Context: one part of a larger RNA
Molecule: small-subunit ribosomal RNA, 3' major domain
Organism: uncultured bacterium
RNA sequence: UGACGGGGGCCCGCACAAGCAGUGGAGCAUGUGGUUUAAUUCGAUGCAACGCGAAAAACCUUACCCACCCUUGACAUCCUGAUCGCCGGUCUUGUAAUGAGACCUUCAGUUCGGCUGAAUCAGAGACAGGUGUUGCAUGGCUGUCGUCAGCUCGUGUCGUGAGAUGUUGGGUUAAGUCCCGCAACGAGCGCAACCCUCACCCUUAAUUACCAGCGGUUCGGCCGGGCACUUUAAGGGAACUGCCCGUGAUAAGCGGGAGGAAGGUGGGGACGACGUCAAGUCAUCAUGGCCCUUACGGGUGGGGCUACACACGUGCUACAAUGGCGGUGACAAUGAGAUGCGAUACAGCGAUGUGGAGCAAAUCUAUAAAAGCCGUCUCAGUUCGGAUUGGAGUCUGCAACUCGACUCCAUGAAGUUGGAAUUGCUAGUAAUCGCAGAUCAGCAUGCUGCGGUGAAUACGUUCCCGGGCCUUGUACA
Numbered sequence: 001u002g003a004c005g006g007g008g009g010c011c012c013g014c015a016c017a018a019g020c021a022g023u024g025g026a027g028c029a030u031g032u033g034g035u036u037u038a039a040u041u042c043g044a045u046g047c048a049a050c051g052c053g054a055a056a057a058a059c060c061u062u063a064c065c066c067a068c069c070c071u072u073g074a075c076a077u078c079c080u081g082a083u084c085g086c087c088g089g090u091c092u093u094g095u096a097a098u099g100a101g102a103c104c105u106u107c108a109g110u111u112c113g114g115c116u117g118a119a120u121c122a123g124a125g126a127c128a129g130g131u132g133u134u135g136c137a138u139g140g141c142u143g144u145c146g147u148c149a150g151c152u153c154g155u156g157u158c159g160u161g162a163g164a165u166g167u168u169g170g171g172u173u174a175a176g177u178c179c180c181g182c183a184a185c186g187a188g189c190g191c192a193a194c195c196c197u198c199a200c201c202c203u204u205a206a207u208u209a210c211c212a213g214c215g216g217u218u219c220g221g222c223c224g225g226g227c228a229c230u231u232u233a234a235g236g237g238a239a240c241u242g243c244c245c246g247u248g249a250u251a252a253g254c255g256g257g258a259g260g261a262a263g264g265u266g267g268g269g270a271c272g273a274c275g276u277c278a279a280g281u282c283a284u285c286a287u288g289g290c291c292c293u294u295a296c297g298g299g300u301g302g303g304g305c306u307a308c309a310c311a312c313g314u315g316c317u318a319c320a321a322u323g324g325c326g327g328u329g330a331c332a333a334u335g336a337g338a339u340g341c342g343a344u345a346c347a348g349c350g351a352u353g354u355g356g357a358g359c360a361a362a363u364c365u366a367u368a369a370a371a372g373c374c375g376u377c378u379c380a381g382u383u384c385g386g387a388u389u390g391g392a393g394u395c396u397g398c399a400a401c402u403c404g405a406c407u408c409c410a411u412g413a414a415g416u417u418g419g420a421a422u423u424g425c426u427a428g429u430a431a432u433c434g435c436a437g438a439u440c441a442g443c444a445u446g447c448u449g450c451g452g453u454g455a456a457u458a459c460g461u462u463c464c465c466g467g468g469c470c471u472u473g474u475a476c477a
Base pairs, nucleotide, nucleotide: 001477002476003474004473005472007471008470009469010468011467012466013465015461016460019425020424021423022422023421026317027316028315029314030313031312032311033310034308035307042053043052064303065302066301067300068299069298070297073127077126078125079123080122081121082120083119088104089103090102091101092100093099107117108116109115129292130291132290133289134288138286139285140281141280142279143277145275150189151188152187153186154185155184156165157164158163169180170179171178195269196268197267198266200237201236202235203234204233205232206231210226211225214224215223216222240263243257244256245255246254247253319418323377324376325375326374327373328372336365337364340359341358345354346353347352384415389410390409391408392407393406394405395404431453432452433451434450435449436448437447
């Protein structure tokens, strides 16, 4: 000087408390451990691994296993030789790859020299290749403490020196934020602001959006028309403790008020200091060393990653009446669409099929659901709950057996609110309701977004956890 203390003081955070909803119990989905297996590929492992890499494992992917094959190789560069019938396509054989056979078809430039280039084949080796190993050799990227308020430097001064001072102190702040004081005076990286978005207004612009007034109308902004409104999207304005009162040290600020769409950082996002964990990643990629080279490389078919006495994490659905079922019935926003989204219509109980209006879209496409209204059920393992199983189908796709999603009929399990323990959340939040997108042939209870309805509680800082500053002790570095 740090680190640590079941030392002290001050302060903060959904840390506790006050509340709301959960998890832990059930069934299922998914990930992991374990076990099993020919293989169940690999990585991630307290917080900070476990719906994580994976924004899609039937084949492919795929790295694993079995079987069958190839060896200058699936891919790159170089050398030699060959080629108008090489490559390619179709058929037969073979599970396929490979190989063999038959048929069809086929380069460019040109100085006109099969000259040059390209392509293919054959041969030789240099080499290719490796999701093999080391994240404790590395780059890059990322997590974490933590959006916590800290981390430092120059000069000066003090100290023999390690170092100190500044950065401590009194106030204040979300903040090393600002004020005052001070052997310090300044500065840098962080904080804040500058950026995006939402909330208010103005200007400009007006189709595909909109419809106040006027006319028509098949009553549909549908038509004529109109830029008023909404909206769209470009530019501006607006908020600064600016004003008033109180308080404070006449300061910084704090409490209240006015005006205002918004008030004291207006809400949200992006943005992550010096560093820590030899944190994670050699399997995104790159890369040093080491290792394999008829195999640890390459190809194909099949299997596996989907196993299942069990244990854990994360979710979904429930256990019902604030509900289930039947009927009726409004109101969104984001986003997507051409190998695509697909209206109306018709067929089917339905998944879906037939068909193809419109739409490269403010024009066309997709019923928002919960809510509301009417009826029924009457507290039951039920008209709750839907697992499981049998049968019949639909769709995607060469192909749904291992191993897809969905529909219909039948079946109708556990479950009556969950022990110890434990999680999230302070407002348009929690809770609840649906919608869209990426990936994607098909497959979503996951993920990323979008809107609808919309709470309760916070006295406070004694305690638990994490963190910041000062101080103290130390046999620790």